[in-house]
RNA sequence: CAUCGACAACGGCAAACCCGGCGCGAGCCGGGGACGCAAAGCUACGGGACCCUCGAGGUCAGCCGGGCUCCCGAU
Numbered sequence: 001c002a003u004c005g006a007c008a009a010c011g012g013c014a015a016a017c018c019c020g021g022c023g024c025g026a027g028c029c030g031g032g033g034a035c036g037c038a039a040a041g042c043u044a045c046g047g048g049a050c051c052c053u054c055g056a057g058g059u060c061a062g063c064c065g066g067g068c069u070c071c072c073g074a075u
Stems, first nucleotide, its partner, number of pairs: 002075004012037002017032006035062001041068003045065003048060004
């Protein structure tokens, strides 16, 4: 540097659900909680789903792909 994630370590994130707050809503934020995740880190670029006040609007990155970045290990 490339490919991969079988074993292992140090750590990280946190679905459903509950509580509080915000939003018309999809949903978001904080706390609790763990189903899972090696990119479940970031990014709405392509596809897709969803919402509304239907427009030069919005939500989802834990639906798939792309881009950028990254821990440990194996080869």